[in-house]
C1' cells in the first nucleotide's frame, strides 16, 4: 500500500429494515426476606465510534472516517 473481519449498557452476549420506547445475564443501586451475612425475590440505573448517504422508516443497508484484529507485497 491493497485486500478481509469487528466495534451494541461497566462486562459478556443477542439483533439480519418496521413487533425496538434496542433486550438477556452478570455487576451496580434501592426495597423485600434474614437477629445479621450470604443465598433468594422484586425493581431500577445504564448502550448503537463519528459524519454523511439510502428509505416512509436504519442498530440493521451503502460511502467515507476512527479505533481494533488479520492477510498480502
Nucleotide at each position: 500500500g491493497u485486500c478481509c473481519c469487528c466495534a451494541u449498557c461497566g462486562u459478556c452476549c443477542a439483533g439480519a429494515g418496521g413487533c425496538c420506547u434496542a433486550g438477556g445475564a452478570c455487576u451496580c443501586a434501592g426495597c423485600c426476606c434474614u437477629u445479621u451475612c450470604a443465598a433468594g425475590g422484586c425493581u431500577g440505573c445504564a448502550a448503537c465510534g463519528g459524519c454523511g448517504g439510502u428509505u416512509c422508516g436504519a442498530a440493521u443497508c451503502c460511502g467515507c472516517u476512527u479505533g481494533g484484529g488479520g492477510a498480502u507485497g

Model confidence (mean pLDDT): 83 of 100.
The RNA shown here (transfer RNA) has 73 nucleotides and comes from a Propionibacteriaceae bacterium.
Its Rfam family is "tRNA".
The sequence is in RNAcentral, with records from ENA.